[in-house]
RNA sequence: AGCGGAGUAGAGCAGCUCGGUAGCUCGGUGCGCUCAUAACGCACAGGUCAUCGGUUCAAAUCCGAUCUCCGCCA
Numbered sequence: 001a002g003c004g005g006a007g008u009a010g011a012g013c014a015g016c017u018c019g020g021u022a023g024c025u026c027g028g029u030g031c032g033c034u035c036a037u038a039a040c041g042c043a044c045a046g047g048u049c050a051u052c053g054g055u056u057c058a059a060a061u062c063c064g065a066u067c068u069c070c071g072c073c074a
Base pairs, nucleotide, nucleotide: 002072003071004070005069006068007067010026011025012024013023020057028044029043030042031041032040050066051065052064053063054062
């Protein structure tokens, strides 16, 4: 070089098949509860969906190229 898998919030992952409001758990912040802490309850913040381009009224999702990581083969 070739083949396969992965890249989505601080961390771990869904969502992609079949295009139509970006979600779950943990973590963070604030409030409540408590004598206090933890636990528990409520709320909030946090994402240019790896990058660039194309198709489309509309792209995390479809198409092309590229980058990074993991595995297979020689």
Record summary: Transfer RNA, 74 nucleotides, folded computationally.